[in-house]
């Protein structure tokens, strides 16, 4: 340099245009002599960045930054 794949809650990942979700940790409550488990709720997000196209963008469309993977 070039081609592909990815950047979503604190960690793994969903989520193919109409108001962002899951398990797991966290916190509280119930349960238990005590802890774990098990149950209930509650919190947690400028969706990597900046533009475009749309009534409307996590989603399509340049650019850029950045993490894998190949080729030279």
């Nucleotide at each position: 340099g070039c081609c592909g794949a990815g950047g979503u809650a604190g960690c793994u990942c969903a989520g193919u245009g109409g108001u962002a979700g899951a398990g797991c940790a966290g916190c509280a409550c119930g349960u238990u002599g005590g802890u774990a488990u098990c149950g209930u709720g509650c919190a947690g997000g400028u969706c990597g960045u900046g533009g475009g196209u749309u009534c409307g963008a996590u989603c399509c469309c340049c650019a850029c930054u950045u993490u894998c993977g190949g080729c030279u």
Model confidence (mean pLDDT): 84 of 100. The RNA shown here (transfer RNA) has 72 nucleotides and comes from a Ktedonobacterales bacterium. Rfam family: tRNA. Rfam's curators write: Transfer RNA (tRNA) molecules are approximately 80 nucleotides in length. Taxonomically the source falls in Ktedonobacterales (Bacteria, Bacillati, Chloroflexota, Ktedonobacteria). The RNAcentral record of the sequence draws on ENA.